The prediction has a mean pLDDT of 83. This is a predicted structure of a 586-nucleotide part of an RNA (large-subunit ribosomal RNA, domain I) from Desulfurobacterium pacificum. The RNAcentral record of the full RNA draws on ENA.
Context: one part of a larger RNA
RNA sequence: GGCGCAUGGUGGAUGCCUUGGCGCCAGCAGGCGAAGAAGGGCGUGGUAAGCUGCGAAAAGCUCCGGCGAGGCGCAAACAGCUGAUGACCCGGAGAUGCCCGAAUGGGGAAACCCGGCGGGUUUAAAGCCCGUCACCUGGCCUUAUGGUCAGGGGCGACACCCCCCGAACUGAAACAUCUCAGUAGGGGGAGGAAAGGAAAUCAACCGAGACUCCCUGAGUAGCGGCGAGCGAAAGGGGACCAGCCCAAACCGGGUGGGUGUAGAAGCCCGCAGGCGUUGCCCACCUGGGGUUGUGGGACACACCUGGAGGAGGCUGCGGACUCCUCGGGGAGUUACAAAAGGCUUAGGUAGCCGAAAGGUCUGGGAAGGCCUGCCAUAGAGGGUGAAAGCCCCGUAGGCGAAACCUGAGCCUCUCCCUGGGGUGUGAUCCCGAGUACCGCGGGACACGAGGAAUCCUGCGGGAAUCAGGGGGGACCACCCUCCAAGGCUAAGUACUCGCUGGCGACCGAUAGCGCAUAGUACCGUGAGGGAAAGGUGAAAAGAACCCCGGGAAGGGGAGUGAAAGAGAGCCUGAAACCGUGCGCCU
Repeated sequence: GGCGCAUGGUGGAUGCCUUGGCGCCAGCAGGCGAAGAAGGGCGUGGUAAGCUGCGAAAAGCUCCGGCGAGGCGCAAACAGCUGAUGACCCGGAGAUGCCCGAAUGGGGAAACCCGGCGGGUUUAAAGCCCGUCACCUGGCCUUAUGGUCAGGGGCGACACCCCCCGAACUGAAACAUCUCAGUAGGGGGAGGAAAGGAAAUCAACCGAGACUCCCUGAGUAGCGGCGAGCGAAAGGGGACCAGCCCAAACCGGGUGGGUGUAGAAGCCCGCAGGCGUUGCCCACCUGGGGUUGUGGGACACACCUGGAGGAGGCUGCGGACUCCUCGGGGAGUUACAAAAGGCUUAGGUAGCCGAAAGGUCUGGGAAGGCCUGCCAUAGAGGGUGAAAGCCCCGUAGGCGAAACCUGAGCCUCUCCCUGGGGUGUGAUCCCGAGUACCGCGGGACACGAGGAAUCCUGCGGGAAUCAGGGGGGACCACCCUCCAAGGCUAAGUACUCGCUGGCGACCGAUAGCGCAUAGUACCGUGAGGGAAAGGUGAAAAGAACCCCGGGAAGGGGAGUGAAAGAGAGCCUGAAACCGUGCGCCU
């Protein structure tokens, strides 16, 4: 030195465990913010570095409820407080809430600096304290460098949704059309959903009947350097279900402009009287009317039908019309008009009740074995010194709110009809204009210019109003179908930062989120990157006292404990690696 056996050190694998994580389901919630958010800075405790809580009223203050004996957070200790006059803790409603931050009096290198005006303190000044002073949009008053009122701004889930802008790598085995892809990314906006939505839709000569979502149709029809590849729709089956309001014609009112001195026109109609810039035209505002495709509506006429009372216009009589009230009927706050309050009820935000077991053996310990019982609308689960239906928390089942929130029903309330409605006739009027459509250039449609319809529109041209107009994949005819150029609209659908409950042939500390907690330590000028790190024991009972030692190091006794070879560098404690003893070989 090697090998073997034994025994240690080191190391932290493995096993077991789990406070943490992952995925999914159901319900809730889906916002917060100038009344100053999200997120921070700095403070705040008797002693206080960190975390948590809170804000100069600072681990807290007030009220109302719940609970019921302890409490003064994580977190020990000392010193001291506090609680049956109900503390602590939990829930609801309030108060306070420094400075920064949209940050908003001005500035600024965030958490700082400097002001104006009004008020307070002070004899006064200074200082200090309180309030107020940004900008944009809109309304009103108004015309000034204005005032006033309302709204906005920013953040949030790297989610979902709509709109605008919009790549490249890549694929095509190169590459340019094409693809990736209207994706990634950028911008704007909104909601709990968003978008879409009540046919100028489809269909096929039969018919359907808003929109959205799923399955199918179907990898079909098609598109395509007919390459790579892209890729429908109708129809069928389901989920859900809802339909409405304007513009215009016409009637009335108001404001402004233009025109109009005849005694006209006009003042609802007829007769009589009276008044007379009241008229007519145009523009704007406004009440009624009206909303459709078996075309609808207006207006005129005709016909059918319809409660009561009152008032009105220049006067009287009659008629018609308009308005008001009562009665009757109907509807309603998610669209169709819109707001508030009350009652009842259900749910949520604290909680409460809740059955039934003893003996004995082993053991440190019984929940284990054995014996004998009991409950069960409860034998889900967790804990307890090991393995518990009956020990504890719970579980099944049931109960509960002063206050606040949410939903539903009803009432108050509000609106509509009855004062109108319906039918017929009419070559009178209206039915969304720089629109439809056409040309050129683009884009979207599964469709790449193609035979290219349809939709959008930058430039140019430019209709019609029902005897009208769009569509049916060039175009034309016949036929069918539908009414564009205004608007609103729940549900079915998408998502999950968060809350509650539940589940897992999900992980178990090199796994599972990056984090058993940490966006910390650390790295980087910065944007940004980004760890490691769990386990004594049932219980600290965490080792009084003695000894060695320089010793608060380390160790040996003693003691605790079932165990200390569980001693805090603490469960188990593999291997590499390093020793010690013995044997053999060289």